[in-house]
């Protein structure tokens, strides 16, 4: 220098041939239970979907560029 992959909640990841209020597990907060804790059960908070543009009536999803990380080639 070139190619490929990843980037969504604090963490690990779904969701992606465009449309419905963006989800799960763990963690966190509160409550129930318990003598207390843990476990279990319930409720809740938490995301401008890496960033900047573009396409479209409409973008987490398509296109271009950028950034970070990983792998490969030279």
């Nucleotide at each position: 220098g070139c190619g490929c992959c990843a980037u969504u909640a604090g963490c690990u990841c779904a969701g992606c041939a465009g449309g419905a209020u963006a989800g799960a597990g763990c963690g966190c907060a509160c409550g129930c239970c318990u003598c207390c804790u843990a476990a279990g059960c319930g409720u809740g908070a938490g995301g401008c979907c890496a960033c900047u543009g573009g396409u479209u009536c409409g973008a987490a999803u398509c296109c271009a560029g950028u950034a970070u990380g990983g792998c490969g080639c030279g």